[in-house]
């Protein structure tokens, strides 16, 4: 160089054209406790790697890029 493969909240993650992008752990508040944990209710937090295109519509389908991982030279 060159093929296949992932890229979605702080971290994993689920979504394979359609109504507000799922869920867990984290974190913050408040309820419970004399207090901690645990346990309950609720917030915050994601321009879906970037950039074009296709479509009435793109996390999702083309393409080029960038970063990761595996393999061939």
């Nucleotide at each position: 160089g060159g093929g296949c493969u992932c890229g979605u909240g702080g971290u994993c993650u689920a979504g394979u054209g359609g109504u507000u992008a799922u869920g867990a752990c984290a974190u913050c508040a408040c309820c419970c406790u004399u207090a901690c944990c645990c346990g309950g209710u609720g917030g915050a937090g994601g321009u879906c790697g970037c950039c074009g295109g296709u479509u009435c519509g793109a996390a999702u389908c083309c393409g080029g890029c960038c970063g990761g991982g595996c393999c061939c030279a």

RNAcentral holds the sequence, with entries from ENA. A computed fold for a 73-nucleotide RNA from Candidatus Iainarchaeum sp., annotated as transfer RNA. It matches the Rfam family "tRNA". The source organism's lineage runs through Archaea, Nanobdellati, Candidatus Iainarchaeales, Candidatus Iainarchaeaceae and Candidatus Iainarchaeum. Model confidence (mean pLDDT): 83 of 100.